[in-house]
Background
The RNA shown here (c-di-AMP riboswitch aptamer (ydaO/yuaA leader)) has 134 nucleotides and comes from Alicyclobacillus shizuokensis NBRC 103103.

This record gives sequence, C1' cells and structure tokens, in this order.
RNA sequence: AUAACGCUUUCGCUGAAUCCUGUAAGGGAACGGGGGAACCAAUUUUCUGGGGUGAAUUCAGUUCGGUGAACUGGAAGGGCAAUCUCUUAGUCCUAACCCGACAGCUAACUUCGUAAGCGUAUAAGAGAGGAAAG
Repeated sequence: AUAACGCUUUCGCUGAAUCCUGUAAGGGAACGGGGGAACCAAUUUUCUGGGGUGAAUUCAGUUCGGUGAACUGGAAGGGCAAUCUCUUAGUCCUAACCCGACAGCUAACUUCGUAAGCGUAUAAGAGAGGAAAG
C1' cells in the first nucleotide's frame, strides 16, 4: 500500500413498512394494499382456468436427448446521497410469493400490512422549495 473478514458508531439504500402511547396485552396517528353500488366499460369467454402484491413483462436466437432449464441480444419497466422535480450520460435489476373456481371500475361500507434485506460512494445541467443572517 492492497485484499478479505469481524465489531462499533455515524450516514444512507430498496420497500407502504414510520411515529406516539401503554408495565404488558394492546391502542392511536400516518402510509400502503384487497373486497365492494349507481354510471361507465365488457357483453367476443368460461382448462387454453382466472385473479392479486410487486419495477420484475415480452420477443428472437443458441445449447442440452426431451418436458423444460440455462445463456445471449432487443423492446418495455424500475433503482442508483447529500431537499424535491425534469433532462442527458453512466451503471445495476427485471425476482419471489399469494388466493383457490372466484373478484372490471366503484361512493358508503368492510378488511389486511407496517416486514425483510443491504452498503452505493452517480456525475453534469436547469428549475422549484426551504433554512439562516441583515
């Protein structure tokens, strides 16, 4: 000097997943999801099942003996720090799970969740907002 691992603190990231209160059980606020009229939509579809959370869908090609799986590329979608938004460029991801024959939208109403996992050092330009001082 570099690399790996471990611990602590600060700061942050994806996500709705935070805060307050209570000895506890729990409760409240806030944020987020599902079901659910009229009107509208759909009546063209029911094993080719259908649907939900989520950015996480789709097309083409290659390989494996094949169901299928893996890989490559494109389109589409999403994330990436010093407040927010937009643009450009760079870079990364495109999973997983659930309902159980069943759900379009949807006021009232009703119901559920508040987890889990991490460590990028992302820059430039424009605009907006906020704070402090005078």

About this RNA: The sequence was found by an Rfam model in a public genome assembly. Model confidence (mean pLDDT): 77 of 100.